[in-house]
Description: This is a predicted structure of a 344-nucleotide part of an RNA (small-subunit ribosomal RNA, central domain) from Fragaria x ananassa.
Context: one part of a larger RNA
RNA sequence: UUGGGCGUAAAGUGUCUGUAGGUGGAUUUUUAAGUCCGUCGUCAAAUCUCAGAGCUUAACCCUAGACAGGCGAUGGAAACUACCAAUCUGGAGUACGGUAGGGGUAGAGGGAAUUUUCGGUGGAGCGGUGAAAUGCGUAGAGAUCGGAAAGAACACCAACGGCGAAAGCACUCUGUUGGGCCAACACUGACACUGAGAGACGAAAGCUAGGGGAGAAAAUGGGAACCCGAGUAGUCCUAGCCGUAAACGAUAGAUACUAGGCACUAUGUGUAUCAACCCGUGCAGUGUUGUAGCUAACACGUUAAGUAUCCCGCUAGGGGAGUACGUUCGCAAGAAUGAAACUC
Repeated sequence: UUGGGCGUAAAGUGUCUGUAGGUGGAUUUUUAAGUCCGUCGUCAAAUCUCAGAGCUUAACCCUAGACAGGCGAUGGAAACUACCAAUCUGGAGUACGGUAGGGGUAGAGGGAAUUUUCGGUGGAGCGGUGAAAUGCGUAGAGAUCGGAAAGAACACCAACGGCGAAAGCACUCUGUUGGGCCAACACUGACACUGAGAGACGAAAGCUAGGGGAGAAAAUGGGAACCCGAGUAGUCCUAGCCGUAAACGAUAGAUACUAGGCACUAUGUGUAUCAACCCGUGCAGUGUUGUAGCUAACACGUUAAGUAUCCCGCUAGGGGAGUACGUUCGCAAGAAUGAAACUC
C1' cells in the first nucleotide's frame, strides 16, 4: 500500500453551520485530458524466465528469444469520467394556502405550599430514630386561627404524547421570532451531498463583578457505627468566562432499494353524516411485534445493526496514561493536542 473494522469486544467528534477538497440527476452536441487500440524509439550488461548447446551429470557456462510493465513520440476510437454548448424536471429551493407544537426570546399576571414575622386561643411538651441523643420549648414551643413579607418551583391535566441540531423545553396571558409538516402544483433549473481547517450553540459543577437568599444543601462543626439535628459556598437573577458528561440510541451524515401486523401524533382525501365520530387510503413523524437478511451471541429488522453508493471522524493487546514534555486556550480550576522507557 492492498485489505479488516467502529450498538455491547479497541473505535462515531456533544450538536449544528459552512470554506478548501472529495463525490454528484436526465437528454443532445463538441474536444480528446483520463481511458482503450495500433505503430515506432527507449528502459546497458549481468540477474529472472523459456528453448537449445557445452563441461561424464549437476551447480556453472554459452547462444538465441519472450511475457508483463514504465517513459516519450505518432496515428486512431468516443462507450464511461472530464471539458464545451444547449435543453429538461424527477433532486434541491422559492412563492401561494393551511396546520400542530413545553421551539427561542422579552414583558405582565396567578394560586397552592414552605419559611420568617406580628396578633389571638392554649398550656407541656415538640422534633427525630431501628432505638436514642445533640436540638427547640414556661422568656410560652409544638398545635390552631387571622394579617404581613420573602424567595424558589409550577400539583392535577400528563401520555407508550409534542417541539427542538444537540444541550434542552411545561402555571396563565400578551408581543416578537426560528423551524417542521400537509395540500395544490405557479416559478428557478442540479442551484445537490459530505465536510479537513474555521465558526456558532453547548447539562451540571466551577470562576469574576453586582444583586438576591425561602427551601434544600458539598464543606464545616455537634449528637450518633449506617442515621439525625444545625449549617457556609453554590443552587436564583444580570453581565462575562469555562467547554466538559454513561453530552447514550454507548449506533456520524446523505440517498436509493428490500414482507407484514398492531398502536399513537400532525395533516390531506374517499365513504358516511345535520355535525362530530367510525371505516378505508396517501404523506410526515413516534412506538411495539416480526419475515427475509444480518450477527460471535444478545439482538437489529422500511426509524436496520439488511442490500448498495458517496463523504467525514475514529480504531490496531493490557498496563504505564489521557500521564510526561512541548504548544494553544483559560482569571483560575483546568481543557485541547498527546508520547516513550519499562512491564505482563
Record summary: Its mean pLDDT, the model's own confidence on a scale to 100, is 86. The full RNA is in RNAcentral, with records from SILVA.